Background:
The prediction has a mean pLDDT of 83. The part of an RNA shown here (large-subunit ribosomal RNA, domain IV) has 337 nucleotides and comes from a Minisyncoccota bacterium. Its Rfam family is "Bacterial large subunit ribosomal RNA". The RNAcentral record of the full RNA draws on ENA.
Context: one part of a larger RNA
RNA sequence: UCCUCAUUAAGGAACUCGGCAAAAAAGCGAUCGUAAGUUUGCAAUAAGAUCUGCCUCCGCUUGCGGAGGCCGCAGCGAAAGUUUCUCUGGCGACUGUUUAUCAAAAACACAAGUCCCUGCAUAACUGGUAACAGGAAGUAUAGGGGCUGAUGCCUGACCAGUGCUAGAAGGUUAAGCUUGGCGGUUUUUUAACUUUGUUAGACAGCUAACUAAGUGAAGCCCUAGUGAACGUCGGCGGUAACUCUGACCGUCCUAAGGUAGCGUAAUCCCUUGUCGGGUAAGUUCCGACCCGCAUGAAUGGCAUAACGACCAGAGAGCUGUCUCAAUGAGGAGCCCG
Numbered sequence: 001u002c003c004u005c006a007u008u009a010a011g012g013a014a015c016u017c018g019g020c021a022a023a024a025a026a027g028c029g030a031u032c033g034u035a036a037g038u039u040u041g042c043a044a045u046a047a048g049a050u051c052u053g054c055c056u057c058c059g060c061u062u063g064c065g066g067a068g069g070c071c072g073c074a075g076c077g078a079a080a081g082u083u084u085c086u087c088u089g090g091c092g093a094c095u096g097u098u099u100a101u102c103a104a105a106a107a108c109a110c111a112a113g114u115c116c117c118u119g120c121a122u123a124a125c126u127g128g129u130a131a132c133a134g135g136a137a138g139u140a141u142a143g144g145g146g147c148u149g150a151u152g153c154c155u156g157a158c159c160a161g162u163g164c165u166a167g168a169a170g171g172u173u174a175a176g177c178u179u180g181g182c183g184g185u186u187u188u189u190u191a192a193c194u195u196u197g198u199u200a201g202a203c204a205g206c207u208a209a210c211u212a213a214g215u216g217a218a219g220c221c222c223u224a225g226u227g228a229a230c231g232u233c234g235g236c237g238g239u240a241a242c243u244c245u246g247a248c249c250g251u252c253c254u255a256a257g258g259u260a261g262c263g264u265a266a267u268c269c270c271u272u273g274u275c276g277g278g279u280a281a282g283u284u285c286c287g288a289c290c291c292g293c294a295u296g297a298a299u300g301g302c303a304u305a306a307c308g309a310c311c312a313g314a315g316a317g318c319u320g321u322c323u324c325a326a327u328g329a330g331g332a333g334c335c336c337g
Base pairs, nucleotide, nucleotide: 001332002331003330004329005328006327007326008325010323011322014321019318027052029051030050031049032048037042039150053070054069055068056067057066058065059064071075084316085315086314087313088312089311090310091308092307096108097107112148113147114146115145116144117143118142125134126133127132151303152302153301154300156233157232158231161230162229163226164225165224166223167222170221171220172219176215177214178213179212180211181210183207184206185205186204188202189201190200191199192198193197234252235251236250237249238248261295262292273289274288275287276286277285
């Protein structure tokens, strides 16, 4: 000097990002007592107060109750076990799950809501090249998939774009098929010419990486629908008898211009916004305000009792966290013997 413990005057969070750590409280004993809120279950062991040992007697004799007495500072006389408490807000309803080995959470799941698919002698869907298997020895109160996420009150406008569903009149559209054209080639055959042969043609076949027309499905174009599908939800100018503001008016664009709510927010750049509360003093916190840089309704909006090793703020108690350090015990290191 370090590690693990123990104690500490006065003060008591002044420490610090933050009461981190420590301290404190301490019987799921008895008797009383217990608020707001609330989904009436809870909250709740809320909070808080008193008692607790031993001896004698009595009632009842399980274990308690009553009367009297005794001792101590202290009676669950501390071995084990065992809540610190209160107030407010955010998020997530809850119990649960998770990054084995830096993250336990506001992330995931959840009951519940809603949308889509599936009618079954191969359901939809999934695995497999297939056979086959799961789904399911199930049958729409079933199974699969997506999103939201208890409950309460609700869930606005837009189908122009993209997607999906339905439609079939028209346009476009492949291979293939049919019918030709232009070629190649084979057998047979005709004619002409200078015989062998050459040239031209006819019938019947085969054939082309050539070419034209006809026919030719879905799809696309097209027509509708559809948002708890992907998504989107304006600008400028003027206006009231102080001023300010603008219910109101005009105009442009759009598919339609953000409704109810909430709002400096886990979302607000400016920002320590402004006002109020709490403090002597408050960039945090709580309550309001609202031109919201860039909130907003199942990518859910707003509330919400209970719950939380969650996050933020405040208080009581308590303390070596600190003012400010000291001492002791055990151990480690180093030096000396």